[in-house]
């Protein structure tokens, strides 16, 4: 002096599915139908990681939460900035 690689912040970009019935409401509660790409559960099946097996993981599954006019939030992706770290 410092790279991949973590993490956290700033800005952009982001999908799905009833503005559905009632109850004075879109926000409150109830009912019934949906959706998955916050969070969480699982590996039963797919798919990746391994020659297999065992295991693990996922944008896979479940749909507990969460969500279904806008808002708000939203995996992921660029983009910049702090930090940690230390290849070279």
């Nucleotide at each position: 002096u410092g790279a991949u690689c973590u993490c956290g912040c700033u800005c952009g970009g982001g999908a799905g599915a009833g503005u559905c019935c009632g109850g004075c409401a879109a926000a409150c509660c109830g009912g019934c139908g949906c959706c998955g790409a916050a969070g969480g559960a699982g590996c039963a099946a797919u798919u990746c990681c391994u020659c297999c097996c065992c295991g693990g993981a996922a944008c896979c599954u479940c749909u507990c939460a969460g969500g279904c006019a806008a808002a708000a939030g939203g995996a992921c992706c660029g983009u910049g900035c702090g930090a940690g770290g230390g290849a070279g």

This is a predicted structure of an 88-nucleotide RNA (Glycine riboswitch aptamer) from Actinocrispum wychmicini.
The organism belongs to Actinocrispum, within Bacteria.
Model confidence (mean pLDDT): 83 of 100.
Rfam family: Glycine riboswitch aptamer. Its family is annotated with glycine biosynthetic process in the Gene Ontology.